Notes
Predicted 3D model of a 489-nucleotide part of an RNA (small-subunit ribosomal RNA, 5' domain) from an uncultured Acidobacteriota bacterium. The prediction has a mean pLDDT of 89. Its Rfam family is "Bacterial small subunit ribosomal RNA". The sequence was found in a public genome assembly.
Context: one part of a larger RNA
RNA sequence: GAAUCAACGCUGGCGGCGCGCUUAACACAUGCAAGUCGCACGAGAAAGCAGGAGCAAUCUUGUGAGUACAGUGGCGUACGGGUGAGUAACACGUGGAUCAUCUACCUUUUAGUGGGGAAUACCUCUGGGAAACCGGAGACAAUACCGCAUAAGCUCGUAAGAGGAAAGCAGCAAUGCGCUGAAAGAGGAGUCCGCGGCUGAUUAGCUAGAUGGCGGGGUAAUGGCCCACCAUGGCGACGAUCGGUAGCCGGCCUGAGAGGGCACACGGCCACACUGGCACUGAAACACGGGCCAGACUCCUACGGGAGGCAGCAGUGGGGAAUCUUGCACAAUGGGGGAAACCCUGAUGCAGCGACGCCGCGUGAGCGAUGAAGUCCUUCGGGAUGUAAAGCUCUUUCGACGGGAACGAUAAUGACGGUACCCGGAGAAGAAGCUGCGGCUAACUACGUGCCAGCAGCCGCGGUAAUACGUAGGCAGCGAGCGUUGUUC
Numbered sequence: 001g002a003a004u005c006a007a008c009g010c011u012g013g014c015g016g017c018g019c020g021c022u023u024a025a026c027a028c029a030u031g032c033a034a035g036u037c038g039c040a041c042g043a044g045a046a047a048g049c050a051g052g053a054g055c056a057a058u059c060u061u062g063u064g065a066g067u068a069c070a071g072u073g074g075c076g077u078a079c080g081g082g083u084g085a086g087u088a089a090c091a092c093g094u095g096g097a098u099c100a101u102c103u104a105c106c107u108u109u110u111a112g113u114g115g116g117g118a119a120u121a122c123c124u125c126u127g128g129g130a131a132a133c134c135g136g137a138g139a140c141a142a143u144a145c146c147g148c149a150u151a152a153g154c155u156c157g158u159a160a161g162a163g164g165a166a167a168g169c170a171g172c173a174a175u176g177c178g179c180u181g182a183a184a185g186a187g188g189a190g191u192c193c194g195c196g197g198c199u200g201a202u203u204a205g206c207u208a209g210a211u212g213g214c215g216g217g218g219u220a221a222u223g224g225c226c227c228a229c230c231a232u233g234g235c236g237a238c239g240a241u242c243g244g245u246a247g248c249c250g251g252c253c254u255g256a257g258a259g260g261g262c263a264c265a266c267g268g269c270c271a272c273a274c275u276g277g278c279a280c281u282g283a284a285a286c287a288c289g290g291g292c293c294a295g296a297c298u299c300c301u302a303c304g305g306g307a308g309g310c311a312g313c314a315g316u317g318g319g320g321a322a323u324c325u326u327g328c329a330c331a332a333u334g335g336g337g338g339a340a341a342c343c344c345u346g347a348u349g350c351a352g353c354g355a356c357g358c359c360g361c362g363u364g365a366g367c368g369a370u371g372a373a374g375u376c377c378u379u380c381g382g383g384a385u386g387u388a389a390a391g392c393u394c395u396u397u398c399g400a401c402g403g404g405a406a407c408g409a410u411a412a413u414g415a416c417g418g419u420a421c422c423c424g425g426a427g428a429a430g431a432a433g434c435u436g437c438g439g440c441u442a443a444c445u446a447c448g449u450g451c452c453a454g455c456a457g458c459c460g461c462g463g464u465a466a467u468a469c470g471u472a473g474g475c476a477g478c479g480a481g482c483g484u485u486g487u488u489c
Base pairs, nucleotide, nucleotide: 001489002488003487004486006485007484008483009482010481013361014360015359016358017357018356019354020353021319026317027316028315030314031313032312035075036074037073040072041071048063049062050061051060052059053058082272083271084270092196093195094194095193096192097191098190101189102188103187106185107184108183109182110181111180112179113178114148116146117145123138124137125136126135127134128133154163155162156161168177169176170175198244199243200242205235206234207233210232211231212230213229215227216226217225247269248268249267250266251262252261253260254259274295275294276293277292278291297308298307299306300305325351327350328349329348333347334345335344336343337342364394365393366392367391374385375384376383377382398430401424402423403422404421408416433478434477435476436475437474438459439458440457444473445472446471447470448469454461455460
C1' cells in the first nucleotide's frame, strides 16, 4: 500500500447493490417451515336458514352437503432449506473403468390388461388407562392383499423344459388418464482405479480378517464385505504406524510474476441432524421436522407410566469485542400433489434493522473590503482567520410537502407499493466531521505543565521559554466518514 463475514472510539444527510453468530455441533418458550388427491375406496355430520306438527318442551322435512372432521389407498415426504461436529479418507479435484451394477417420475417403442377369492381400517357394541394410548366382538370397500389363466419380450437351464403380470377411474360417447411385462433413451446414483493437494521422526517399525487362494453366504453389483478351510503373507526413510490440525473444490485476497494466505457469501461434491447403535418402508434412506433400543437433559403424571429434539424461518437465554424482524406474499421463478379448479411451499420474491462493505449524490453558486466584529499572534507598527461572514444577485440536486403513476403479467392474477419514476409550488432553506502537524511524513505558533501529568508505530519527547504532553489559534490529510486494534499478502 492492498484486503477484511470484522470489532472499538468520535461523528453521521440520501440512494443503489451486496453482506450480517468467525464464539457454545450450548440449551431452547411460542408460531410457522410437507403436503396433496373425492376422477382409487367405503362411510359421512353439526350449527345456521326455510317449511310443517304441537299449548309448550320438542319432533319432523328441505337446505347446509355428499361439505367438514377422521379412515383405507396412491404419490410426495431421500427434493428444497440448515450446519461444518466428524473426516488426512477414493472424502474431494481431475482423468478413466463398470462384460461387476441399479434407476420411481419423464420420453420413445413394443406386447398385454381375462377370470376369481379371502381380509381389514374408519364404523357399531364393549373393556382397560390419569394420560399417551391399548384390547375384545360384529359387519363392510377399493387402483389395498392373494391365488388361477395367458407370456411376444424376460429369468433359470447346454438342452428338454421350468418360472413369473396386471386395476381400474372419468365421460352419453368418441376418448382420456391409468395398470402389467419388455426394450431403448435422458437425467440420476452405486462401486473400482491412475494422479494431485497439511504437519510432527523429540512417532521407526506396523499388521491376525491381517495378505493371498479355494469354496460358500450376502448385495443391484466386484471384493475378507462376511464365513469355513489352506498358505504366510502385506505395508514401511519415495516416511508405514502413531500424534496434531482440517470438510474438499470452483474460487477469494495479495503479488510484476513465481509464490504466499484464506475457505465468509455464490456454485459443485461430501458429512452430520440431542449422543451412540440398529434396522423397517421404499426406485433410492440406514432417513433433520419417520421408527426401535440405550444414554444425557427438559417437561407431564393419578407414581403405574408417558412426551420432546430449531446445525429450517423468525425469536429467547447463554457465551462473546461482535452479527438482524417472533414482518408481507405465493404476484413472479421453482418444487410437491391433482384430470382440472386449486391446495401446500419461512424454497423463493420482497420489505424491516445495521455506514458492515463497495459505488453514486448532496450539505449550495456568482459577486462581495487594502479587508467589519470576534478570536489568535505581535517587534505594538502590524499580521492571520479572510471573500471567509454580513450584504446583493441567483439556483433547487437530495430531503420534506401536494398531485399523478408504472414495467415486472401473454386474457385474468402484483407481496413489493401508492414504491420506482414524472409533475408542481416553497425556501439556502433540513444535512460535516475525524485524525494529524519533532524526523520518517504533508502541516507552527502562543499559553499551561515542569522527568509531574502525560505522549509513543520506530527513533524518542517531558527535570521552567516543550513546533513531541494538555488547551487555543492557525495549518495539513481524508471526507459521511475518519482514526485505532486484530488478521493476510